Record summary: This is a predicted structure of a 1397-nucleotide RNA (small-subunit ribosomal RNA) from a hot springs metagenome.

RNA sequence: AGAGUUUGAUCCUGGCUCAGAAUGAACGCUGGCGGCGUGCUUAACACAUGCAAGUCUUACGGGUCAGUACUUUUAGUGCUGAUCAGUGGCGCACGGGUGAGUAACACGUGGAUAACCUACCCCAAAGUUUGGGAUAACGUGCCGAAAGGUGCGCUAAUACUAAAUACCCCACGCUACUGCAAGGUAGUGUGGAAAAGAAGGCCUCUGCUUGCAAGCUUUCGCUUUAGGAUGGGUCCGCGGCCUAUCAGGUAGUUGGUAGGGUAAUAGCCUACCAAGCCUACGACGGGUAGCUGGUCUGAGAGGACGAUCAGCCACAUUGGGACUGAGACACGGCCCAGACUCCUACGGGAGGCAGCAGUGGGGAAUAUUGGGCAAUGGGAGAAAUCCUGACCCAGCAACGCCGCGUGGAGGAUGAAGGCCUUCGGGUUGUAAACUCCUGUCAGCAGGGAAAAAGGCCAUAAAAGCCAAUACCUUUUAUGGCUUGAUGGUACCUGCAGAGGAAGCACCGGCUAACUACGUGCCAGCAGCCGCGGUAAUACGUAGGGUGCAAGCGUUAUUCGGAAUCACUGGGCGUAAAGGGCGCGCAGGCGGUUUUGUAAGUCUAAAGUGAAAUCCUUGGGCUUAACCCAAGGGCUGCUUUAGAUACUGCAAAACUCGAGUUCGGGAAAAGCAAGCGGAAUUCCUGGUGAAGGGGUGAAAUCCGUAGAUAUCAGGAAGAACACCAGUGGCGAAAGCGGCUUGCUAGAACGCAACUGACGCUUAGGCGCGAAAGCGUGGGGAGCAAACAGGAUUAGAUACCCUGGUAGUCCACGCCCUAAACGAUGGAUGUUAGGCGUUGGGAAGUACACUUCUCAGUGCCGUAAGCUAACGCGUUAAACAUCCCGCCUGGGGAGUACGGUCGCAAGAUUAAAACUCAAAGGAAUUGACGGGGGCCCGCACAAGCGGUGGAGCAUGUGGUUUAAUUCGAAGGUACACGAAGAACCUUACCUGGGUUUGACAUGCUGGUAGUAGGAGCCCGAAAGGGUAACGAUUCUUGCCUUCGGGCAAGAAAGCCAGCACAGGUGCUGCAUGGCUGUCGUCAGCUCGUGUCGUGAGAUGUUGGGUUAAGUCCCGCAACGAGCGCAACCCUCGGCAUUAGUUGCUAACAGGUAAUGCUGAGCACUCUAAUGCGACCGCCGGGGAUAACCUGGAGGAAGGUGGGGAUGACGUCAAGUCAUCAUGGCCCUUAUGUCCAGGGCUACACACGUGCUACAAUGGGAUGUACAAUGGGUUGCAAUACCGCGAGGUGGAGCUAAUCCCCUAAAGCAUCCCACAGUUCGGAUUGCUCUCUGCAACUCGAGAGCAUGAAGCUGGAAUCGCUAGUAAUCACCGGUCAGCUAUACGGUGGUGAAUACGUU
Repeated sequence: AGAGUUUGAUCCUGGCUCAGAAUGAACGCUGGCGGCGUGCUUAACACAUGCAAGUCUUACGGGUCAGUACUUUUAGUGCUGAUCAGUGGCGCACGGGUGAGUAACACGUGGAUAACCUACCCCAAAGUUUGGGAUAACGUGCCGAAAGGUGCGCUAAUACUAAAUACCCCACGCUACUGCAAGGUAGUGUGGAAAAGAAGGCCUCUGCUUGCAAGCUUUCGCUUUAGGAUGGGUCCGCGGCCUAUCAGGUAGUUGGUAGGGUAAUAGCCUACCAAGCCUACGACGGGUAGCUGGUCUGAGAGGACGAUCAGCCACAUUGGGACUGAGACACGGCCCAGACUCCUACGGGAGGCAGCAGUGGGGAAUAUUGGGCAAUGGGAGAAAUCCUGACCCAGCAACGCCGCGUGGAGGAUGAAGGCCUUCGGGUUGUAAACUCCUGUCAGCAGGGAAAAAGGCCAUAAAAGCCAAUACCUUUUAUGGCUUGAUGGUACCUGCAGAGGAAGCACCGGCUAACUACGUGCCAGCAGCCGCGGUAAUACGUAGGGUGCAAGCGUUAUUCGGAAUCACUGGGCGUAAAGGGCGCGCAGGCGGUUUUGUAAGUCUAAAGUGAAAUCCUUGGGCUUAACCCAAGGGCUGCUUUAGAUACUGCAAAACUCGAGUUCGGGAAAAGCAAGCGGAAUUCCUGGUGAAGGGGUGAAAUCCGUAGAUAUCAGGAAGAACACCAGUGGCGAAAGCGGCUUGCUAGAACGCAACUGACGCUUAGGCGCGAAAGCGUGGGGAGCAAACAGGAUUAGAUACCCUGGUAGUCCACGCCCUAAACGAUGGAUGUUAGGCGUUGGGAAGUACACUUCUCAGUGCCGUAAGCUAACGCGUUAAACAUCCCGCCUGGGGAGUACGGUCGCAAGAUUAAAACUCAAAGGAAUUGACGGGGGCCCGCACAAGCGGUGGAGCAUGUGGUUUAAUUCGAAGGUACACGAAGAACCUUACCUGGGUUUGACAUGCUGGUAGUAGGAGCCCGAAAGGGUAACGAUUCUUGCCUUCGGGCAAGAAAGCCAGCACAGGUGCUGCAUGGCUGUCGUCAGCUCGUGUCGUGAGAUGUUGGGUUAAGUCCCGCAACGAGCGCAACCCUCGGCAUUAGUUGCUAACAGGUAAUGCUGAGCACUCUAAUGCGACCGCCGGGGAUAACCUGGAGGAAGGUGGGGAUGACGUCAAGUCAUCAUGGCCCUUAUGUCCAGGGCUACACACGUGCUACAAUGGGAUGUACAAUGGGUUGCAAUACCGCGAGGUGGAGCUAAUCCCCUAAAGCAUCCCACAGUUCGGAUUGCUCUCUGCAACUCGAGAGCAUGAAGCUGGAAUCGCUAGUAAUCACCGGUCAGCUAUACGGUGGUGAAUACGUU
């Protein structure tokens, strides 16, 4: 410090979400130790039990018990101690708990009290005299269940009470001084008000008199007064929550007088009088809440909170009340009332955990019915002591913070196992094992603090007191005794041994961390975006990794990020947001100069801002957390002094802001009255004839009862053509014939005057289009509603015919609009240019020009602003002032409430719930029954087809054991298949086989081995038997040199192991290849420039082209892939070459023929060139590109055809050509074989063939090609067969031989319009050929048979010239063929294109 998320991408606006810190937390998983803290946030719900406030006998009397002394010894008295209750004193108002109430002087802060109090404590002064009567306890009687009550009798006090005295004190009065002040100080007069003793000691005084006292003395008490300290009461300024959908509140209310009351002021209370008081700077009401120091967060400003600790307040079962007391209206006091609980003899009683523990309940959730008064603090006491759930400790809880540990070093065969893997390895991982060490913590054993200060006793000394060296008190010193809950704890030492001690979350992006398997939009995840539909880094598990660590995650909440309420620090033309417009009170802001003042402001000082917290420094616990000390800070408030620039205030002045007077002009400014013509409709009359009207077309409608049309006259209402203009006026809404009257405003000009009088404006008041409402008029035209006719699938619409409210007027309401410039008002400043309206000035009289003021427009990269679009002196620029408004979308401008309204409704204005967006501007594509330009057999013009028939073929469907699979709009369907009888073959049935039909490697075995005639079983595969019978290499031995023998290896076979194999799945995991848009003219890049950016420019524009082809222009300049050209072929010529081709000349020969010699001129062949380039001429055009016409030329404007297919699109097609990831099968989904199937057949579709005939069919004769193929082949002559074909084989590995007679055509004849001499399907018989084999299931031939069909509905296809149409020929595949298909070849050979999208 930011990030994710709106879009195809971009910028902006804007919300949502995340990363951080925190918590009195809870939940899940896990859990070794210690220190320091913290622990009912919910039911101020109810509480069993125990404890939490007593103490004093040195205030008093008595009871009981014990000890002791004495005596009058059945007993009594005194003393000492313990104990019990009582009288009395002090305390119980502190300490401890809780936060219900409270929006308040409750709290905080600073002041006031001249309006007050303060027990105990300190200091000072003075006193403490003389009397009196009771009462509890106790005794006795009675009542009651109990709690308790009561009669009579006895008694004491530091209990109660009377009197005395009292400078001071209190009340009243007077005098003087003093203060801002209702007062203070001093003096004086009158009146009033006190007390208590206890304990110890002593004999100086006094009294009795060994000694003791009423005496003295000490100490502690007691009374009065003054002061202090401490603590409190009351009052005031300022500060801190939400709500106006709470706008008025208030009768003790506000004030006065008198009285009461209080410690004290005061309507605090009462009586009387007056009518005030509070409130938009928010009264009153409602909701919520203890306040603060502080805590959390934040850079800060702020925001949220108010546990623990500390200060204040309030409360104590609920409500009320007082008593006592220095202090209470009192947590563990009283009285009354209510609710609840308990006891009861039913008459009546008792109780209050928001004290500490604890229980129930509530809740996600919060601890022990512990120890001790040792320390600190508190109460009582003279003290010892006693009491103290305050407190100190311990227990429980990872609730938080902090610290420590769970070992350290070495250790590579990188072990095993796990996981992954491209199978090579990688990773877990120095991790482990193993070796050598250490000993924190926990465990055991031993030692062992500090926290203790005091207290008591004794002795000594000093001081105070005193008559006193007694006593007493205080202090000091010495000695002795004694006090620790925690706890035998902290800490230290020793012992043994790595032994007892690691988890949790996450790993798609944000956000650090990746793989495998399982699952298959299922199960599930998820904070946001979003994952999951068969290859999930997002689900679940595992391995690995990342983060934190005795914890880790989740949930909840707060702040942050969020400049997302913006003071610091935002906005409002289009994103949410300018009020419809004006007038204007309060409020806010305000021109120039001077003087004063010192409120704001600034400076300095003082007081305060409790402590703790925070920061800094230092110190103490081994460190830290924690604790201690010092300093700083606490941004604030108050007081005093000073400064005077600015603001304020006061005074004086000024003229430029604002205003007033005067002058001549402009205007649909407003209101009222009157007038005018054109048009429309209606009425009357004339002419007139059958239609009119209306529409895309019609109809409803009007019209022979006379319409429409036309002429004349009349009536009525409404609106004002032309002028008319981004012209004028007005605040806006708005204003348009003419005249008159009344009224308002603005601009300009000249001079004078006033002297800041100004700007803005919440609330308020007024105006406010249209529609609508009320009352009364008016009503021609128009016209919601309504009716009818059309349109339509429907048509509650658009169109047509009618038509009522309304539109008009008067008066009164309504108060809203895209009331818009979607732009609030005012003032000042900041380049221009071009118009226009009104006024003025100058040049020079008009015209005109220039200048100027005020308006109204356009342009504008001056600058500037803006997200961009755009704005730009009429700002959306730069500034100041004031008002209004906004804070994600929807819900909703809605509900409820209030106000207004006759109503309709208007205004003000939420929430629940829901979504992750909603939105603005611009960009690129795509789309449009948007526009412009252009192209294409796209339409049109033509020619021929398909769709109807039969057949062929493919597909769907159906069937089947199987009818293998794929292809599916165009871009599947004579497609993969350039050829399924077996094979092919992938399918089905059946029979076999399992290292396999095929590849490589390893281990072991194997010599008549491999191979294998014949025979047997079998449908075959296969199995069995078996004559015969090898080969290669190396080494050794022998050799007649030919070769032989032996061993090993190769090959083969058998057994086994790795593996093979799969036309099994996924073309949506892929490569490669292909289709299509489309042979359409497009698709991009570099650099530069423009833009915040996506992007743009270039590639757009003007022309031109078949073409992004070329030219010109241009912030572009270049380039690439495409186009074109280069390549092949056809068309002309040339050159070269001349066999197998050719034959003009010469020669020879034949029935004939280049047949032969010869030749290469021609044709041709096949190689190389030339040729065409708008090159030339005319015209057009920007003189360009180019277009058009012409010449020449074999060919003319890319000459025809082919090959050639840019970036990309369709998750297009293909895992069955091939390759390949993943998954699946492994005696089978592999492999071998036989037979069957792919050829089925009610149907439907596509693509074709043949036809329906005379431009034809048949017969006979006859002419002219080119491409191509051929040795497992093409096959001639010849012979046989009606024919398919057969016999036979010359020739040919091909410009040589063969396939090979081309057919349409031409000539002649027949057929005359018919189901035919058309058409040939179907079927029968007989054959031929191929082939192991033609049954399923081949082709062909001959004879016979002779179906449908007479030109084809809706619809639909191809083609622009050597094209369509038509005719035949050849080839591939192939044993044969279903080829009518496909690919080629040549022959004959048209028609038409006006034009359009």
The RNAcentral record of the sequence draws on SILVA. Its mean pLDDT, the model's own confidence on a scale to 100, is 85.